[in-house]
RNA sequence: GGAGUUGGCUAGACAGUCGCUGCUUUACUGUUUCUUUCGGGAGCCUUUUUCGGAAGAAAGUAGUAAAGGAGAGGAAAGUCCGGGCUCCACAGGGCAGGGUGCCAGAUAACGUCUGGGAGGUGAAAGCCUACGACCAGUGCAACAGAGAGCAAACCGCCGAUGGCUCAGUUUUGUAAGAAACUGAGAUCAGGUAAGGGUGAAAGGGUGCGGUAAGAGCGCACCGCGCGGCUGGUAACAGUCCGUGGCACGGUAAACUCCACCCGGAGCAAGACCAAAUAGAGGUUCACAUGGUACGGCCCGUAUCGAACCCGGGUAGGUUGCUUGAGCCAGCGCGUAAGUUCUGGCCUAGAUGAAUGAUUGUCCACGACAGAACCCGGCUUAUCGGCCGACUCCACAG
Numbered sequence: 001g002g003a004g005u006u007g008g009c010u011a012g013a014c015a016g017u018c019g020c021u022g023c024u025u026u027a028c029u030g031u032u033u034c035u036u037u038c039g040g041g042a043g044c045c046u047u048u049u050u051c052g053g054a055a056g057a058a059a060g061u062a063g064u065a066a067a068g069g070a071g072a073g074g075a076a077a078g079u080c081c082g083g084g085c086u087c088c089a090c091a092g093g094g095c096a097g098g099g100u101g102c103c104a105g106a107u108a109a110c111g112u113c114u115g116g117g118a119g120g121u122g123a124a125a126g127c128c129u130a131c132g133a134c135c136a137g138u139g140c141a142a143c144a145g146a147g148a149g150c151a152a153a154c155c156g157c158c159g160a161u162g163g164c165u166c167a168g169u170u171u172u173g174u175a176a177g178a179a180a181c182u183g184a185g186a187u188c189a190g191g192u193a194a195g196g197g198u199g200a201a202a203g204g205g206u207g208c209g210g211u212a213a214g215a216g217c218g219c220a221c222c223g224c225g226c227g228g229c230u231g232g233u234a235a236c237a238g239u240c241c242g243u244g245g246c247a248c249g250g251u252a253a254a255c256u257c258c259a260c261c262c263g264g265a266g267c268a269a270g271a272c273c274a275a276a277u278a279g280a281g282g283u284u285c286a287c288a289u290g291g292u293a294c295g296g297c298c299c300g301u302a303u304c305g306a307a308c309c310c311g312g313g314u315a316g317g318u319u320g321c322u323u324g325a326g327c328c329a330g331c332g333c334g335u336a337a338g339u340u341c342u343g344g345c346c347u348a349g350a351u352g353a354a355u356g357a358u359u360g361u362c363c364a365c366g367a368c369a370g371a372a373c374c375c376g377g378c379u380u381a382u383c384g385g386c387c388g389a390c391u392c393c394a395c396a397g
Base pairs, nucleotide, nucleotide: 001393002392003391004390005389006388007387008386009385010384012362013361014360015359016358017357018356020071021070023068024067025066026065027064028063029062030061031059032058033057034056035055036054037053038052039051040050041049042048073368077379078378080377081376082375083374084373085266086265087264088263092299093298094297095296097262098261099260100259101258102116103115104114105113106112117131118129119128120127121126132257133256137255138254139251140250154196155195156192157191158190161189162188163187164185165184166183167182168181169180170179171178172177204222205221206220207219208218209217223246224244225243226242227241228240229238230237231236270319271318272317273316279310281309282308283307284306285305290304291303292302293301326345327344328343329342330341332339333338
């Protein structure tokens, strides 16, 4: 200098003018409540009530004005996971169903994250994994091929043994022939699974011996299974020890088995206030051996009707609603994810839905994109800028 890998921060900036929404404080006006007082009315055997006005106090409700300070994201998106919170509801047990799947830790929890192991990939830094079990069982693997799992003989090799052919020797026989022995030949029966072929995958691999030719048939080494030892919390690992000729394969993101986990619905959940209304309305089932109780079924528990249709009214306001498993920084602990402690900060709460318009300057010339109960993750989209660590190549010193 170049090429790459990985982690973090940021998300146009500054100044001015006008504009939008909430909050806090102050002031004014209206509202409500209380006290005092004035006037009128009603009532009353001595005190009460009502209306109107004035003054004061309180409330903090509506509006206006001023000041102060605040005001969309790293993904606010997807609605894929996990929760907080609310209700069913007093809320248990089981079946079915669903989810996760190497080990250890973090966390409120998770299917997330961190570290490690194994496998794969890359030259490396790194990256990926839907990573329990095939001896519980059932399936599936087209075609090709002899044969695809209690799986095999197509080509090839052998043919020692039996058969066939030829030759020779011997015996017998008048001869033809017959019998026995020996040798040779090509093969039939038979043997084989080392070599070749088919296929994604074919009865461990290399070598030596052995054999008629071969084959774990035997042996050596490697591999594999089982048992032990060592290291490690563990998953696992081992130039370790012993043993066995051992090979009955692959596939579970196939059904299945195993281990662990799982009520449901959701802020349009719920709670309160105000207002209005028309139900003797109709139908069905049932009446404790029953009905109902928010994913299905059963048991249990609680409770005493349930479901549907027609018609009418209201759909306004307040709350939930933003102080949180919150954010920032630091010492310590931990390989890390994180976490104890200390200090600091308060950072939207709208409800047809708020932050926009404009001027000037700078520059990296601005992408993806707008909260609606809240939080921890994952996934997807994305223009740029800055910072750190690591790998490889080339050159120079």

This is a predicted structure of a 397-nucleotide RNA (Bacterial RNase P class A). Rfam family: Bacterial RNase P class A. Rfam classes the family as a ribozyme.